Record summary: This is a predicted structure of a 72-nucleotide RNA (transfer RNA) from a Spirochaetaceae bacterium. It matches the Rfam family "tRNA". The family's RNA type in Rfam is transfer RNA. The organism belongs to Spirochaetaceae, within Bacteria.

RNA sequence: GUCCUCUUCGUCUAGCGGUUAGGACACCGGGUUUUCAUCCCGGCAACACGGGUUCGAUUCCCGUAGAGGAUG
Numbered sequence: 001g002u003c004c005u006c007u008u009c010g011u012c013u014a015g016c017g018g019u020u021a022g023g024a025c026a027c028c029g030g031g032u033u034u035u036c037a038u039c040c041c042g043g044c045a046a047c048a049c050g051g052g053u054u055c056g057a058u059u060c061c062c063g064u065a066g067a068g069g070a071u072g
Base pairs, nucleotide, nucleotide: 001071002070003069004068005067006066007065010025011024012023013022018055027043028042029041030040031039048064049063050062051061052060
């Protein structure tokens, strides 16, 4: 230089055009317990950025940024 893949709550991830964007761990509150832990209930919190297509985009397309890989 060329090509390919990825980017979603604090972390790990599901979702693959129309759902309230879901789950686990973490954190916060409550219950249980003499206390802690365990367990139970509830809560908080996210689509990298900019355009395009579409009635409708996390999802499809283009570009930018970042990360990873292949090749010379």